Overview: Predicted 3D model of a 78-nucleotide RNA (c-di-GMP-I riboswitch aptamer) from a Thermoleophilaceae bacterium. Rfam family: c-di-GMP-I riboswitch aptamer. Rfam links the family to the GO term cyclic-di-GMP binding.
Parts: sequence; C1' cells; structure tokens
RNA sequence: CUUAGACAAAGGCAAACUCGCCGCGAGGCGGGGGCGCAAAACCAGGGGCCUCGAUGGCGAGGCCGCCCAGUUGCCAAG
Repeated sequence: CUUAGACAAAGGCAAACUCGCCGCGAGGCGGGGGCGCAAAACCAGGGGCCUCGAUGGCGAGGCCGCCCAGUUGCCAAG
C1' cells in the first nucleotide's frame, strides 16, 4: 500500500426485555441486561420503512443493528 478476515491477541459496541426521564408520536437519552456485530464507529447524501398534520397538492419529523454511498479505525494475512 492492497485485500478484506483463517488462527489468534488486546479490546469495543450492545438486540429483545426492563427501570427512570423527554416527546402528540415514530423514537431518543441514562441505568440494568446481552441477541448478536470485523466496522453494530461517524454520517440522513440516495433508496426503503415508520410517525404526526393535511388529504387536492403536499408539509414537518424519526430509524445508520434495513441497504447503497461517503469519512475514519484495532490486530492479523499477503
């Protein structure tokens, strides 16, 4: 530098559920808890799904652990 993960090592994140708080809601934050994840790190640009308000057109939100794209990272192998 490239590939993208066999055997490891050091670690990391954290589903469902639950408790508290915020929100009309989707959902978010924190504690517990671990289903799993080699990017389950960041990111709402594209698609998709969800919520609220309209309903004639549409408007405002949410989800990155749904996918694609972008940015970055540990070790290993070549």
Source information:
The prediction has a mean pLDDT of 84.